[in-house]
RNA sequence: ACAAUGAUUUAGCAAACUAUCGGAAACGAUGGGACGCAAAGCAAGGGGGCUAAGGCGCCGAAGUGCUAAGCCAGCCCAGCCGCCGGA
Numbered sequence: 001a002c003a004a005u006g007a008u009u010u011a012g013c014a015a016a017c018u019a020u021c022g023g024a025a026a027c028g029a030u031g032g033g034a035c036g037c038a039a040a041g042c043a044a045g046g047g048g049g050c051u052a053a054g055g056c057g058c059c060g061a062a063g064u065g066c067u068a069a070g071c072c073a074g075c076c077c078a079g080c081c082g083c084c085g086g087a
Stems, first nucleotide, its partner, number of pairs: 012037002017032006035074001041080002045077003048072003054067005
């Protein structure tokens, strides 16, 4: 120098549930709380999932069907950028 193997320690995030707030809802923010996570960091491009305010239908009405321009990165793929480590 190259190749292979490969920890430890210290940190990090935070599911369900819960309080307050935002939102039509899905869901999100903050505090509490830990099921888990080696990308559970960023980011809705593709697939997938959730909701249906508005819109378009049906209906005498109550109601109901379709629809994402809303949402999910802790469902998968692709993309971007990183931490420990060389014992």